[in-house]
Background: The RNA shown here (FMN riboswitch aptamer (RFN element)) has 119 nucleotides.

RNA sequence: GAAUAUCUUUGGGGGUUGGUGAAAUUCCACAUCGGCGGUAAAGUCCGCGAACGCCGAAACGGCGCCGAGCAGGUGUGAUUCCUGCACCGACGGUAUAGUCCGGAUGAGAAAAGAUAAAA
Numbered sequence: 001g002a003a004u005a006u007c008u009u010u011g012g013g014g015g016u017u018g019g020u021g022a023a024a025u026u027c028c029a030c031a032u033c034g035g036c037g038g039u040a041a042a043g044u045c046c047g048c049g050a051a052c053g054c055c056g057a058a059a060c061g062g063c064g065c066c067g068a069g070c071a072g073g074u075g076u077g078a079u080u081c082c083u084g085c086a087c088c089g090a091c092g093g094u095a096u097a098g099u100c101c102g103g104a105u106g107a108g109a110a111a112a113g114a115u116a117a118a119a
Base pairs, nucleotide, nucleotide: 004116005115006114007113008112009111010110015030017029018028019027031099032098033089034088035048036047037046038045043087044086052064053063054062055061069085070084071083072082073081091102092101093100
């Protein structure tokens, strides 16, 4: 130094646009957003978290579920870069919601730092 233990901090973005309508930031048009780790730099690959469902008195518990991308180019290497055209987005509320309000001043993948003892 690594690993381990404990603790601290950090840890999700986005419509005050136009149209229709009695009513829509929910429909239509246009606009706009992208958690964490891995890997050639990723919302769409692989894995994880959250949300959601079931069990449970309950857990920071167990099990389950878990959206969406192609073509071309460069390159040793890219579904990650560049060009083009697409697509996706929990639950409750409300005129049908990724963007409004709410659970949530919550939870959390994880990141950074501190301390400890041992070899």
The prediction has a mean pLDDT of 84.